[in-house]
Annotation: Predicted 3D model of a 76-nucleotide RNA (transfer RNA) from a Myxococcota bacterium. It matches the Rfam family "tRNA". The family's RNA type in Rfam is transfer RNA. It was read from a public genome assembly. Its mean pLDDT, the model's own confidence on a scale to 100, is 81. NCBI's taxonomy places the organism under Bacteria, Pseudomonadati, Myxococcota.
RNA sequence: UCCGGCUUAGCUCAGUCGGUAGAGCAAGCGGCUGUUAACCGCUAGGUCGCUGGUUCAAGUCCAGCAGCCGGAGCCA
Repeated sequence: UCCGGCUUAGCUCAGUCGGUAGAGCAAGCGGCUGUUAACCGCUAGGUCGCUGGUUCAAGUCCAGCAGCCGGAGCCA
């Protein structure tokens, strides 16, 4: 330098055909329990990597950039 993959909640990850962003774990509160754990319920938590574009509408499509991973190549 080139090619491919990935980037979504604190963590690990879903997200269908472009049409109101979700789960588990963690956290907070409550229930249950002699207590803790476990279990059950509720709540909170989001710049969907960044900047643009297309569209009535973008996590999803397009372009550029950044980071991570893998592969190839160049120099020596």